The RNA shown here (FMN riboswitch aptamer (RFN element)) has 118 nucleotides. Of the family's consensus pairs, 100% are formed in the model. Its Rfam family is "FMN riboswitch aptamer (RFN element)". From the family's description: The RFN element is a highly conserved domain that is found frequently in the 5'-untranslated regions of prokaryotic mRNAs that encode for flavin mononucleotide (FMN) biosynthesis and transport proteins.
RNA sequence: UAACAGCUUCAGGGUAUGUGUAAUUCAUAACCGGUGGUAUAGUCCACGACCCGCUUUUUGCGGCUGACCCGGCGUGAUUCCGGGACCGACGGUAAAGUCCGGAUGAAAGAAGCUUCAC
Numbered sequence: 001u002a003a004c005a006g007c008u009u010c011a012g013g014g015u016a017u018g019u020g021u022a023a024u025u026c027a028u029a030a031c032c033g034g035u036g037g038u039a040u041a042g043u044c045c046a047c048g049a050c051c052c053g054c055u056u057u058u059u060g061c062g063g064c065u066g067a068c069c070c071g072g073c074g075u076g077a078u079u080c081c082g083g084g085a086c087c088g089a090c091g092g093u094a095a096a097g098u099c100c101g102g103a104u105g106a107a108a109g110a111a112g113c114u115u116c117a118c
Base pairs, nucleotide, nucleotide: 005114006113007112008111009110010109015029016028017027018026030098031097032088033087034047035046036045037044042086043085051063052062053061054060068084069083070082071081072080090101091100092099
C1' cells in the first nucleotide's frame, strides 16, 4: 500500500371527510415509494423483504414474487420536462399499500474501524 478476513454502526414511507352500532378497511378525495445498475427510475435490468417447500433449528438451498404509456429536449432518458395511467406480502379487525401484529426481528446494501501474511 491493496485484497481477503474479523468487528461496529446505520439501513421503509404514507389520511382526511362522509355513511354506519362498528371502517385510517367501504365511498369520495388525498398521500407514500427499500438497495445496486443505467442520463436522475415504485413501473427497465438485477437484488432484498414478504410468502411457500425441503433441510435445519436458524442457517442453507430451491421456488414464488405487483405495476407505463404518449409527446418534447437530447449523442444518450419506459429515469429529466409536460400530460394521462397503473401497482403494492402475510395474520388481525367492518373488506387495509397508509392502523395493529410477527418486528426492540431479518436483510439487499451503505459507512467506518482493526489485525495478520505478502